[in-house]
Context: one part of a larger RNA
């Protein structure tokens, strides 16, 4: 001086508590253990491993496993040299990441206390989201972190209008901003305003708190992102890449074919879909955002029940085009393992692509399991938030995608309080621990 205490104070956080919606019980995708195998390639393991490395395993990807073959220029032998190795070592390493944690800490220089390791500054009293200010003070001062500076939202004002928009004028049309044409509105995008507790009225010495205040589009950090101080876990990566040593060199290096990486008594994690009537079917209707797009998205005709397929145009796109779904209306179901539910399984098909047997998606028809809300226990989430409901895109011939980024409709509930239970911060007080 730290640690750490089922010691004490004070304070904070979806920590609990008050809601709401899941997990845990069903099948089913997915990852793991496990167990099988010729292999079932490698990592990652308490929070911080388990839809994780992997933003696409049929081949290839591929590292694994049984092969079948070559390493040739002209032979054989010997030495050195020298490609390549996803071999080993993350406890030799750089770079990167995760975690305490967006937690309010971490330290320096002078000076001054102490012999000395240190100690004061950074405590104390009051505030704050914050070591954030304000007051006090043997301290003054500063740095890294807070904060603000950047991004994006939310409101306006000024310029500027094409492919965007259409109020007034004027042609047209079955019909439409379709056209002159405008420059108002919407919008796009570039420049500024605008939010500081400025004001006001209460408390307060100050900082600053409080208000159904005012004003104002926002009110006290207006929302969300990016940003992760000094450090901890010999914390993870030698298989992303780099690189020290150590190991292989007709082999532990490279290439072809096939199989595995998909196995399956089981265990476990994360997810889909559901058990229905706040629903299900089946017909009419409406309304987004943010992306993508020439080996491409494709209107729009035509054939297929369909998946798709023939023709055909436009668009390298604010021009062409992919474009919702809950939800609205009318109708049926009438509470049943059912018109719930959709596994599983038979048949027939359609695309991709040398090829869909092990191992691919999609349509049709037929089959129609399990499940009627789930033991102990557990997660997430404070508002445009949870729940829902679709839609995009990276990856990519396809596509196991229910999974990961992202977007937009609809849109609740409830926080008395901090006694408990988990983390954490600041004083404090014991200690046989460093």
């Nucleotide at each position: 001086u730290g640690a750490c205490g089922g010691g004490g104070g004070c304070c904070c956080g979806c920590a609990c508590a008050a809601g709401c919606g899941g997990a845990g019980g069903a099948a089913c995708a997915u990852g793991u253990g496990g167990u099988u195998u010729a292999a079932u390639u490698c990592g990652a393991u308490g929070a911080u491993a388990c839809g994780c490395g992997a933003g696409g395993a049929u081949c290839c990807u591929u590292u694994u496993c049984a092969g079948c073959a070559a390493u040739g220029a002209c032979u054989g032998c010997c030495u050195a040299c020298g490609a390549g190795g996803u071999g080993c070592u993350g406890c030799a390493u750089g770079g990167u990441u995760g975690u305490c944690g967006u937690c309010a800490g971490c330290u320096c220089g002078u000076g001054c206390c102490g012999u000395g390791a240190g100690g004061u500054g950074u405590c104390g009293g009051c505030u704050u989201a914050a070591g954030u200010g304000c007051c006090a003070u043997a301290a003054c001062g500063a740095g890294c972190g807070c904060a603000a500076c950047c991004c994006u939202u939310a409101u306006u004002u000024c310029c500027a209008g094409u492919u965007a928009c259409u109020a007034a004028c004027a042609g047209g049309u079955g019909a439409u901003g379709c056209u002159g044409a405008g420059g108002a509105c919407u919008c796009u995008g570039g420049a500024g305003a605008g939010a500081c507790u400025g004001c006001c009225a209460g408390c307060g010495u100050a900082a600053g708190c409080u208000g159904u205040g005012a004003g104002g589009a926002a009110g006290g950090u207006g929302g969300g992102g990016a940003u992760g101080a000094c450090g901890u876990c010999a914390a993870a990566u030698c298989a992303g890449c780099a690189c020290g040593g150590c190991c292989c060199u007709u082999a532990c290096a490279u290439c072809c074919g096939g199989g595995g990486c998909g196995a399956c008594a089981c265990a476990c994690g994360u997810g889909u879909u559901a058990c229905a009537a706040u629903g299900g079917u089946a017909a009419g209707g409406a309304c987004a955002a943010a992306g993508g797009g020439c080996a491409g998205c494709u209107a729009c005709c035509g054939g297929g029940c369909g998946a798709c397929c023939g023709g055909a145009u436009g668009c390298g796109a604010a021009u062409c085009u992919c474009u919702a779904a809950a939800c609205c209306u009318u109708a049926u179901c009438u509470c049943a393992g059912u018109u719930c539910g959709g596994a599983u399984c038979g048949g027939a098909g359609u695309c991709u692509g040398c090829a869909a047997c092990u191992c691919g998606a999609c349509u049709c028809c037929g089959u129609g399991a399990a499940g009627c809300u789930g033991g102990a226990u557990u997660c997430g989430c404070u508002a445009g938030u949870a729940a829902u409901c679709g839609c995009g895109c990276a990856u990519c011939a396809g596509c196991c995608a229910u999974g990961g980024c992202g977007c937009g409709g609809u849109g609740a509930a409830u926080a008395c309080g901090u006694u408990c239970c988990c983390g954490g911060g600041c004083c404090u007080u014991g200690u046989a621990c460093a």
Small-subunit ribosomal RNA, 3' major domain from a wastewater metagenome, 434 nucleotides, folded computationally. The full RNA is in RNAcentral, with records from SILVA. Its Rfam family is "Bacterial small subunit ribosomal RNA".